[in-house]
RNA sequence: UGUGAAGGCCGGGUGGUCGCUCGAUGCUGCGGCAUCGGGAGGAAAGUCCGGACUCCAUGGGCAGGGCGCUGGGUAACUCCCAGGCGGAGCGAUCCGACACCAGCACCACAGAAAUCAAACCGCCGAUGGCCAACGCGACGGGAUCCCAUCUGGUCGCCGCGGCUCAGGCAAGGGUGAAACGGCGGGGUAAGAGCCCACCGCGGUGAUGGCGACAUCACCGGCACGGUAAGCGUCGCCCGGUGCAAGGCCAAAUAGGAAGACACCUGCAAGGCGCCUCGCGUGUCUUGCAAACCGACCGGCCCGGUCGAGGUCUUCGGGUAGGCCGCUUGAGGUUCGAGGCAACUCGAAUCCCAGAGAAAUGAUCAUCGCCGUCCGGGAGAACAUCCCGGACGAGCACAGAAUCCGGCUUAUAGGCUUUCACAUCCA
RNA sequence: GCGCCUGUAGCUCAGUGGAUAGAGCACUUGCCUCCGGAGCAAGGGGCCACAGGUUCAAAUCCUGUCAGGCGCACCA
Numbered sequence: 001u002g003u004g005a006a007g008g009c010c011g012g013g014u015g016g017u018c019g020c021u022c023g024a025u026g027c028u029g030c031g032g033c034a035u036c037g038g039g040a041g042g043a044a045a046g047u048c049c050g051g052a053c054u055c056c057a058u059g060g061g062c063a064g065g066g067c068g069c070u071g072g073g074u075a076a077c078u079c080c081c082a083g084g085c086g087g088a089g090c091g092a093u094c095c096g097a098c099a100c101c102a103g104c105a106c107c108a109c110a111g112a113a114a115u116c117a118a119a120c121c122g123c124c125g126a127u128g129g130c131c132a133a134c135g136c137g138a139c140g141g142g143a144u145c146c147c148a149u150c151u152g153g154u155c156g157c158c159g160c161g162g163c164u165c166a167g168g169c170a171a172g173g174g175u176g177a178a179a180c181g182g183c184g185g186g187g188u189a190a191g192a193g194c195c196c197a198c199c200g201c202g203g204u205g206a207u208g209g210c211g212a213c214a215u216c217a218c219c220g221g222c223a224c225g226g227u228a229a230g231c232g233u234c235g236c237c238c239g240g241u242g243c244a245a246g247g248c249c250a251a252a253u254a255g256g257a258a259g260a261c262a263c264c265u266g267c268a269a270g271g272c273g274c275c276u277c278g279c280g281u282g283u284c285u286u287g288c289a290a291a292c293c294g295a296c297c298g299g300c301c302c303g304g305u306c307g308a309g310g311u312c313u314u315c316g317g318g319u320a321g322g323c324c325g326c327u328u329g330a331g332g333u334u335c336g337a338g339g340c341a342a343c344u345c346g347a348a349u350c351c352c353a354g355a356g357a358a359a360u361g362a363u364c365a366u367c368g369c370c371g372u373c374c375g376g377g378a379g380a381a382c383a384u385c386c387c388g389g390a391c392g393a394g395c396a397c398a399g400a401a402u403c404c405g406g407c408u409u410a411u412a413g414g415c416u417u418u419c420a421c422a423u424c425c426a
Numbered sequence: 427g428c429g430c431c432u433g434u435a436g437c438u439c440a441g442u443g444g445a446u447a448g449a450g451c452a453c454u455u456g457c458c459u460c461c462g463g464a465g466c467a468a469g470g471g472g473c474c475a476c477a478g479g480u481u482c483a484a485a486u487c488c489u490g491u492c493a494g495g496c497g498c499a500c501c502a
Base pairs, nucleotide, nucleotide: 001422002421003420004419005418006417007416008415009414010413012367013366014365015364016363017362018361020039021038022037023036024035025034026033027032041397045408046407048406049405050404051403052402053242055240056239059302060301061300062299064238065237066236067235068234069083070082071081072080073079084098085096086095087094088093099233100232103231104230105227106226107225120173121172122169123168124167127166128165129163130162131161135157136156137155138154139153140147141146142145181199182198184196185195186194200222201220202219203218204217205216206215207214208213246324247323248322249321256315257314258313259312260311261310265289266288267287268286269285270284271283272282273281274280275278293307294306295305296304297303317501318500319499331350332349333348334347335346336345337344338343368395369394370392371391372390373389374388375387376386377385378384427498428497429496430495431494432493433492436451437450438449439448444482453469454468455467456466457465475491476490477489478488479487
């Protein structure tokens, strides 16, 4: 200098004028006005996780859902930190739904074969079978006669070699995403963990580490394909509900209709009424009560609570007002301490939006940045760089809504720290 | 605000890991008809909303975006 890697921070500045919203104080003619103070974000977003808070018996079991290497952090987490293992990269560093394939299921097409393996091409064919050269041995051959110890023929032995029939093999080819270890040597007819070394795999032990795991030694001799973001198994965690939660006040109406389900019981005491004056009867109140039934407790079962009068659903009707919840909080800043870190502890200090269809803005000036154009300079150049000017309805993504901790996604441009690699110079 | 659902041809929908992604209507062309409709025959049309992942293989399984839709308050 160039190319990268990992973080941290900012994300228009200043001033004037005019506005908006909340709070406090003061004034008021109750309509407002004045002064002072506060007034969007790193993601306020997606609503994907985890909580606080709220109401609901929030109990037991089943079902259901979530998570999944180890250790730590935290209120909690699917988040964060540190580490292990696997993968990518020369490296800084990055990525990983990273438990379990025992059971069930699936693995299309291709291929011989997709899991109790198998054999299409191929290799072999030692052994068994068939043919059979050379050699050795035996037989003379043809019609009488002739030829001759040569050639040819027949038989037997041996069996180079051949066939690839029986059979052997899985090294090689071919198929596929994937083919019951890889590579080298020995061995063999050819081959093969058949044997051996190394590697992989499995088991046992030792050492180091809290642990995930790593290293080493010995043994086995290869058997154990993939998919659980398929059913499933194991371990851990999870009650539901969301501020339109929930509480208080006010206003208004047809205090309605239809449907479904269910109840209207017993005993005791007391009051009142009636009369045949009796432990008679009617009615009311209170208390107690088992079972059934109903409602609620997100689904089912148990269990619980409430109910002797309603409960649920749908339709119809009315109100669309106020107050609380509401912003002081797992809070911010600075310093100190502990820890590799996430984070924790302590001290000091600060109060920092709280609206309710929703305020946080508009405009002018100037500066900064960006874009377009023009002029000048360096330059061979319309590349590139520097200076100046004009124009821009140019200034990223976006905008609180009960509140926090995370994750994810969007984001023009800029500042800054550390690190890696390459090249050049000293 | 909070909770939930959906996305496949122009429209309405099937599709439950291995298809050239189908059906009906619509569209185009031809036949038929004097013409049109109906009918018959043939055909075109899909980045399965987008992106990433799991898998040998994804419309389908998982994750994240985008778009669209639905529900809710109080009184009696």